Large-subunit ribosomal RNA, domain II from Synura sphagnicola, 845 nucleotides, folded computationally. Its Rfam family is "Eukaryotic large subunit ribosomal RNA". On this family, see Yusupov et al., Science 2001: "Crystal structure of the ribosome at 5.5 A resolution". Clan: LSU clan.
[in-house]
Context: one part of a larger RNA
RNA sequence: GGAUGGAUCGAAAUUGACGAAAUACUUCUCAUCAUCCCGUCUUGAAACACGGACCAAGGAGUCUAACAUGUCUGCAAGUGCUUGGAGUUUACCUCCGUGCGCGAAAUUAACGUAAAGUCGGACUUGUCCGAUGAGGUAGGAAAUUUGCACUAUCGACCGACCAUGCUCCUACGGGAAAAAGGUUUGAGUGUGAGCACACAUGUUGGGACCCGAAAGAUGGUGAACUAUGCUUGAGUAGGACGAAGCCAGGGGAAACUCUGGUGGAGGUCCGUCGCGAUUCUAACGUGCAAAUUGAUCGUCGAACUUGGGUAUAGGGGCGAAAGACUAAUCGAACCAUCUAGUAGCUGGUUCCUCCCGAAAUUUCCCUCAGGAUAGCUGCAACCGAACAGUUUUAUCAGGUAAAGCGAAUGAUUAGAGGCCUCAGGGGUGGAACGUCCUUGACCUAUUCUCAAACUUUAAAUGGGUAAGAACCCGGAGUUGCUUAAUUGAACUCUGCGGUCGAAUGACGGUUGCUAGUGGGCCAAUCUGGGUAAGCUAGAUUGGCGAUGCGGGAUGAACCGAACGCUGAGUUAAAGUGCCAAAAUGUCCGCUAACCUAGACCCCACAAAAGGUGUUGGUUCAUUAAGACAGCAGGACGGUGGCCAUGGAAGUCGGAAACCGCUAAGGAGUGUGUAACAACUCACCUGCCGAAUGAACUAGCCCUGAAAAUGGAUGGCGCUAAAGCGGAAUACUUAUACUCAGCCAACCCCGCAAGUACAAUGCGGUGUUGAGUAGGGGGGCGUGGAGCUUGCUGUGCAUUCUUUGGCGUGAGCCAGGAUGAAGCGAGCUCUAGUGCAGAUCUUGGU
Numbered sequence: 001g002g003a004u005g006g007a008u009c010g011a012a013a014u015u016g017a018c019g020a021a022a023u024a025c026u027u028c029u030c031a032u033c034a035u036c037c038c039g040u041c042u043u044g045a046a047a048c049a050c051g052g053a054c055c056a057a058g059g060a061g062u063c064u065a066a067c068a069u070g071u072c073u074g075c076a077a078g079u080g081c082u083u084g085g086a087g088u089u090u091a092c093c094u095c096c097g098u099g100c101g102c103g104a105a106a107u108u109a110a111c112g113u114a115a116a117g118u119c120g121g122a123c124u125u126g127u128c129c130g131a132u133g134a135g136g137u138a139g140g141a142a143a144u145u146u147g148c149a150c151u152a153u154c155g156a157c158c159g160a161c162c163a164u165g166c167u168c169c170u171a172c173g174g175g176a177a178a179a180a181g182g183u184u185u186g187a188g189u190g191u192g193a194g195c196a197c198a199c200a201u202g203u204u205g206g207g208a209c210c211c212g213a214a215a216g217a218u219g220g221u222g223a224a225c226u227a228u229g230c231u232u233g234a235g236u237a238g239g240a241c242g243a244a245g246c247c248a249g250g251g252g253a254a255a256c257u258c259u260g261g262u263g264g265a266g267g268u269c270c271g272u273c274g275c276g277a278u279u280c281u282a283a284c285g286u287g288c289a290a291a292u293u294g295a296u297c298g299u300c301g302a303a304c305u306u307g308g309g310u311a312u313a314g315g316g317g318c319g320a321a322a323g324a325c326u327a328a329u330c331g332a333a334c335c336a337u338c339u340a341g342u343a344g345c346u347g348g349u350u351c352c353u354c355c356c357g358a359a360a361u362u363u364c365c366c367u368c369a370g371g372a373u374a375g376c377u378g379c380a381a382c383c384g385a386a387c388a389g390u391u392u393u394a395u396c397a398g399g400u401a402a403a404g405c406g407a408a409u410g411a412u413u414a415g416a417g418g419c420c421u422c423a424g425g426g427g428u429g430g431a432a433c434g435u436c437c438u439u440g441a442c443c444u445a446u447u448c449u450c451a452a453a454c455u456u457u458a459a460a461u462g463g464g465u466a467a468g469a470a471c472c473c474g475g476a477g478u479u480g481c482u483u484a485a486u487u488g489a490a491c492u493c494u495g496c497g498g499u500c501g502a503a504u505g506a507c508g509g510u511u512g513c514u515a516g517u518g519g520g521c522c523a524a525u526c527u528g529g530g531u532a533a534g535c536u537a538g539a540u541u542g543g544c545g546a547u548g549c550g551g552g553a554u555g556a557a558c559c560g561a562a563c564g565c566u567g568a569g570u571u572a573a574a575g576u577g578c579c580a581a582a583a584u585g586u587c588c589g590c591u592a593a594c595c596u597a598g599a600c601c602c603c604a605c606a607a608a609a610g611g612u613g614u615u616g617g618u619u620c621a622u623u624a625a626g627a628c629a630g631c632a633g634g635a636c637g638g639u640g641g642c643c644a645u646g647g648a649a650g651u652c653g654g655a656a657a658c659c660g661c662u663a664a665g666g667a668g669u670g671u672g673u674a675a676c677a678a679c680u681c682a683c684c685u686g687c688c689g690a691a692u693g694a695a696c697u698a699g700c701c702c703u704g705a706a707a708a709u710g711g712a713u714g715g716c717g718c719u720a721a722a723g724c725g726g727a728a729u730a731c732u733u734a735u736a737c738u739c740a741g742c743c744a745a746c747c748c749c750g751c752a753a754g755u756a757c758a759a760u761g762c763g764g765u766g767u768u769g770a771g772u773a774g775g776g777g778g779g780c781g782u783g784g785a786g787c788u789u790g791c792u793g794u795g796c797a798u799u800c801u802u803u804g805g806c807g808u809g810a811g812c813c814a815g816g817a818u819g820a821a822g823c824g825a826g827c828u829c830u831a832g833u834g835c836a837g838a839u840c841u842u843g844g845u
Stems, first nucleotide, its partner, number of pairs: 037052004053845006061349001063206009073196003078102004084096004106113002117132007135154005156189002158186003161182002167176003209348002212345001216338006227312009238270003241266001245262007274299003279295002282293002314330001316326002351779006361374001363372003375517002378513007387505002390503002392467005402457001403455002409451003414446001416444003421441008471498002473495007481488001520544010549560003564742007574732003577716003583729001586727005598718001609703003613700010630687005636660003642654002666681001670679002743769004748764004780834001782831010799817003803814004
C1' cells in the first nucleotide's frame, strides 16, 4: 500500500412512526430607516418642459440589386453558368459540345507597342548551340546550414513621355530603326491566384426602421346652400304730409295774383305682414339650434320680397367690393389617382448577460437644427522586445513673470549748480555781441513715478535632441567629386575582433473594416471685451456630460473617493448636546450682543466711517524731590497797562505781552455787570499715599444695517457654549484600503497519457471588474420545416397557484387545482419572432 470480513460513524434513496416547535416561503396591517415619476429632447428635468387613467390584442432596421471587407467550403490558371445533344430522361444526377461572365497583361488621348540576364563555343557578324539562371543590401534567423511571405532601399524589364540616332527606304515632305540613356511617369512585370457558393458587417439605390405635413400634378363632380343675370308667376294692413293739374270766389286794365276746395305725386313720413339684425355685449351655451329664443331696433311701394325655370365651374365663376359667396369647406371648392409624394424636422423603436468604450474638436460645403473629412471607438488578423503624459545627466532654442529707468526708446515730479549759446523782461547808460539783476530754453550731477505694441539683465513651468549592434575598432576596394599625393569624402566588401553603456515603470508595433460624435457645460489658473453679470471670446489641466458612493441639511460640476456578490477589520472628507453613529471630553485665551449675538471651502454677501464696551500691544510723558483723582487754603501789587469806544476796570475789539513780591498767581480760562463788583480756572500749597495721563494700533463685541404670506447657523436649542481663536488625545463611518470566500474576464504556467467522454478539455499562480451614444461575444424565449427520439384518457395543451427547486439573468423544472386531446426534447434550417410609452390602432372598463 492492497484485498476480505467485522464494529462504529456519515451520506443518499425508499418506507413507517411522532409532531406542528425552530426555520423557510407568501400575503396583509402597523412602525422605523432610505427614497422626488417614468419615457424623452437637452450642457442641464422631480420640474411651473412635452407624452402617459387602466387592461387585452396588434404595433417599427425588412427583402432585393450592386460594391467593399472578413470568414467557411469546392475546384484551381482556371472557375461558374449555359439554349443544345446523349445516358429508359420527367425531377435530380453524369457525360459531350458551344457560348457567355470574371480571371490569367499592361500601357497610351490614339495609331500602336508589349514584360530578366550572364558565361562559353561556332562561324555566315547576327544568328545558332551549350551551360547557368530569376537580382543586390539590411531585417525576417535565437548553435550551424537554409535565407520563404512581408518591410525598407537600390537596380533590371514592358508601355507612355523626354533626349539621342549606327543603319536602311524614300515619291525628298518624310518613314522604319539597332545600340546606349533619363533627376519623368503607370491602377505594370519580376514562376500566376482566381472563380463560384454561403454567412456576417458596412455603404448606396429602391416606400427602405415606423407614423406625420404645408405643397405640386392629372382627370372628373357640384349653383338643392349661396352670388349675379335672364325668363315666367306670386305677394305687399291702416294712417300722415299733400307736388302738378282742375274747380269756385275775391282783386287787377292786363300780365297775373290772393283765399277756399278738389286732386293724389313721392327711390316722402309713422307703422302691420314681410325682409333684415342695432342693443341688452340678455337667454341658451353636452343648446330647441354646428348661430337659436325674447324684448328692443332698421326698412316697409320700392335699387322691394319671393316660388319655378334657365345661364355662368375651380386659377374658373360671381361679386352695390366684405377676399364676400361658390352645398356646415374658400387668400383658390369637393372627389379619385400620381402616392406608401418628400421632410437636414417632431415623436416612437419590443428579451438577458459578459467584455471594451466615446464625441461635442480640425478642414470644406448656398454650411450654422445638416453632411463630408481627419480625430477619438470597437472588432479581426499578423509580427515581435521593439516602449514611455515619469525622473536623472548632458546639451540647445526662447524674451513671459520679475526687475530696470542716477542703461538705450518713450512718458514724467522736484529742487541744486552752471554759464559757452539763444529768447523774453528790467536796472545802469547816449549807445555797445558793455555791465548787473531776473524768467525760460539749454548743459551738469542728483531726485520722484511708469510702459501690451520699451529694455541692459532675466527666472519658474514648459519644449527639442541624446543616453549605442542601424554601435565601436581594424583591413581591403570603387568613384567622372576632392587632393600636390591612393590624400580626403561618400559608398561597397570584410574580420575565430569588442558584447549592450542612467533610474523607474511597462507589453509594444503594423494592417484591414468600422459605429457613434461633429449643440457642450463647470471649476482653478492665465488672457481679450465689458461698470458688471448664473455675461461673452480664448488657453492649460481636471471634472460633469456618460457616475453611482461618504460629506456639504437641500444640490450635474465643490471636498473625499470611483462601484462584481458577501463577511470581518481600518480609515478619508466631515463630524462626536438632542434630532443622528461618535467627547454635554481635556487644556489655554476671547466674547454679553433688546432691532436678542455667533456658529466652517465652493455658498447663498455687506462697506466706508465711528465707540471712555472689553482685552492685548507700541510710543511718548508725569510720579516717593509725593504725581493723577478727591477735599481744603491762596490766586497779590505797579494797574482802571496802551489804543479804540457813549462805556470797556483781566474777560465787545486791536496791537503788545513786562516788572515787583512770592510757595504761587495770565496785562488773564470761563460765568457775570451799562461799567464795576462777585464767583471760577490756569498756577502754588496742605491732607492723602502709589501709580497716572495722552496718542496710535488690532482681537471679539456694538453702531452704521429699511420691504412687502410667518421663517430659518438644517431644526431644537446653546452663554466657565453646543460661539470665536489655539493645542494635544480618543471615538464615529464610504461601494475607498487590508484580509478571507465566491462569480466573471484577461495574461501566464503544467498536462498528448497506462485516458470513461470532453484540448472549445483538465489543473494552478496572478491581476482586474463604473459606464450614456456605440461595437463585439455568449445565451433565453416565440411561429414554421427537416432528421433523431419521446410524453399522453393511469389525463395533453391552456388557465390558476399563500407549494418546492435550479439559473447572475432572460427563463426553466417539479407538485397541487382546473381542463378534456393533443404536446414536447436534442441537432440543423427558416422568420410577418419578444412592447410601457409613438396626442400609437381596435375593443373593453
The RNAcentral record of the full RNA draws on ENA.